Background: The RNA shown here (transfer RNA) has 73 nucleotides and comes from Hondaea fermentalgiana.
[in-house]
RNA sequence: GGCCAAAUAGCAAGAUUGGUAUUGCGUUAGGUUGCAAACCUAAAGACUGUGGGUUCGAGCCCCACUUUGGCUU
Repeated sequence: GGCCAAAUAGCAAGAUUGGUAUUGCGUUAGGUUGCAAACCUAAAGACUGUGGGUUCGAGCCCCACUUUGGCUU
C1' cells in the first nucleotide's frame, strides 16, 4: 500500500425485508427487613464513531474519513 471485520446508555449484547432503538447487569428511588443481602416495583440514562448522500422515513442502503483488531505483498 491492498483487503476484511468492528464502532449503539456506565458495561455487555440485540434490533426481521428501511418504519420514531429493546434486553441483562449496574445506578437512583420506593416496598420488604430489627439493619443489610436477596427478592418485588418504578424511574433516569444512547438519537447509533465523524461528515455527507439516497428515501416520505436510515442503526440498517451508498460515499469519504477516524479509531481498534485481523489477513496479505